Two RNAs folded together computationally: RNase P RNA and transfer RNA, 444 nucleotides in total.
Rfam match: Bacterial RNase P class A. Rfam's curators write: Ribonuclease P (RNase P) is a ubiquitous endoribonuclease, found in archaea, bacteria and eukarya as well as chloroplasts and mitochondria.
Its mean pLDDT, the model's own confidence on a scale to 100, is 78.
RNA sequence: GUUAUAUGUUUGAUGGUUGCCCUGACGCAAAGUCGGGGAGGAAAGUCCGAACACCCUCCAAAUUUAUUUUGGAGAAAAGGGCAAUGGCUAACAGCCAUGCUUUAAAGAAGAAAUUCUUUAAGGACAGAAAGUGCAACAGAAAAUAUACCGCCCGCCUAAAUGCGCAAGCUUUUGGCGAGGUAAGGGUGAAAUCGUGAGGUAAAAGCUCACGUCCCGCUUUCGCGAGAUAGCGGGAUGGAAAACCUUGCCUGGUGCAAGGCCGCGUCCGCCAGAUGAGGCGGAAGAGCCGCUUGAUCCCAUAGAGUAAUUUAUGGGGCAGAUAUAUAACCAUCUAAAACAGAAUUCGGCUUAUAGACAUAUAACAAUA
RNA sequence: GGCCGGGUAGCUCAGUUGGUUAGAGCGAGGGACUCAUAAGCCCUAGGUCGCCAGUUCGAUCCUGGCCCCGGCCACCA
Numbered sequence: 001g002u003u004a005u006a007u008g009u010u011u012g013a014u015g016g017u018u019g020c021c022c023u024g025a026c027g028c029a030a031a032g033u034c035g036g037g038g039a040g041g042a043a044a045g046u047c048c049g050a051a052c053a054c055c056c057u058c059c060a061a062a063u064u065u066a067u068u069u070u071g072g073a074g075a076a077a078a079g080g081g082c083a084a085u086g087g088c089u090a091a092c093a094g095c096c097a098u099g100c101u102u103u104a105a106a107g108a109a110g111a112a113a114u115u116c117u118u119u120a121a122g123g124a125c126a127g128a129a130a131g132u133g134c135a136a137c138a139g140a141a142a143a144u145a146u147a148c149c150g151c152c153c154g155c156c157u158a159a160a161u162g163c164g165c166a167a168g169c170u171u172u173u174g175g176c177g178a179g180g181u182a183a184g185g186g187u188g189a190a191a192u193c194g195u196g197a198g199g200u201a202a203a204a205g206c207u208c209a210c211g212u213c214c215c216g217c218u219u220u221c222g223c224g225a226g227a228u229a230g231c232g233g234g235a236u237g238g239a240a241a242a243c244c245u246u247g248c249c250u251g252g253u254g255c256a257a258g259g260c261c262g263c264g265u266c267c268g269c270c271a272g273a274u275g276a277g278g279c280g281g282a283a284g285a286g287c288c289g290c291u292u293g294a295u296c297c298c299a300u301a302g303a304g305u306a307a308u309u310u311a312u313g314g315g316g317c318a319g320a321u322a323u324a325u326a327a328c329c330a331u332c333u334a335a336a337a338c339a340g341a342a343u344u345c346g347g348c349u350u351a352u353a354g355a356c357a358u359a360u361a362a363c364a365a366u367a
Numbered sequence: 368g369g370c371c372g373g374g375u376a377g378c379u380c381a382g383u384u385g386g387u388u389a390g391a392g393c394g395a396g397g398g399a400c401u402c403a404u405a406a407g408c409c410c411u412a413g414g415u416c417g418c419c420a421g422u423u424c425g426a427u428c429c430u431g432g433c434c435c436c437g438g439c440c441a442c443c444a
Base pairs, nucleotide, nucleotide: 001363002362003361004360005359006358007357008356009355010354012332013331014330015329016328017327018326020038021037022036023035024034025033026032040338044349045348047347048346049345050344051343052254053253054252055251056074057073058072059071060070061069062068079250080249081248082247083246084098085097086096087095088094099125100123101122102121103120104119105118106117107116108115109114126245127244131243132242134238148185149184150181151180152179153177154176155175156174158172159171160170162169163168193211194210195209196208197207198206212235213234214233215232216231217230218229220227221226258288259287260286263284265282266281267280268279269278270277295316296315297314298313299312300311301310302309303308368440369439370438371437372436373435374434377393378392379391380390386424395411396410397409398408417433418432419431420430421429
């Protein structure tokens, strides 16, 4: 430098013509004229969390005497969810910081096991030492450990062209033992702590040194998870994305929630010769909820390591319901990717052409 | 818009305390029987368990994320 992958940011600009949705002014009204606004970083998936509304239960007050209204709360059980620590937040399974831990690479110490340092990536990070259950095949044995080969011991038997005067000893063959052992072999995804030494008939945390891990206590540091140093005891394997246990959270539904009657429709009553009218009610494709809100962006100042937050100033923000936000042309080398709001926000996840930034890999060239 | 359920052979469905080989019926192909055919009989083939990750020694099964299909909620006058 090229290509590929991953992560992050960004998600066309200007001008013109013709249209569509919402809306302001003019207009009695209609038609129309002149203005203003008009998709996203994910509007998606609907995976979480909230706001808001109604319903359920309970409590209180008022009115009243069996209801209504207003306000407040969500007990227990079941079911569901979450899971290191601290913080942020309206809330969260989100975010930030920290701790511990796993893996990889490089370097260092050591005989080794292993440890330390740095860098990078990851962790559904409570409990397997509460209980129940699970582990196919292979293997002797899969969690109350066990004994196939091997090693060792004892007894019996046999042999020696071994030793000894002899009793017997040594070596070897075969067999037996409710013998010993877990060094070595072999099986497996996994075999009861690792390395070295002592020890022993042969062996073993059996003992010791070093080390790993676990439990308990104490010192110092830290808000805390934890770290550090020491003492004592131990080796208790895997799996809770098996049941389960512990701690914390959680009443249910989901804008198709729900509400209104001034527009139109329908029903009843009154009045009326008819038409018109008045009163009451119902529900709707009518109206509200509906979009300016825990709002977003920028700048400055403050708090905080950060996430975040406070103050001031400036700027922006569609609202449909047979459902608008479009089409074409010109220029910018080319205008293309994923993709179209439907109650609203905060997150997560997934999809994304081109450009830019960072990292990694391969290739090429130069020094 | 919101909320549930499902995806296993060509079709309709089983299956799973996670375990060596995933089955059944219909259908397809072949054989035998028959003069020939059908039925019945015997045999055979046919599966990315929707896809991608994770947990685990091991995943159709457990967990997460995507894709597809079906159903319910206005709605009554």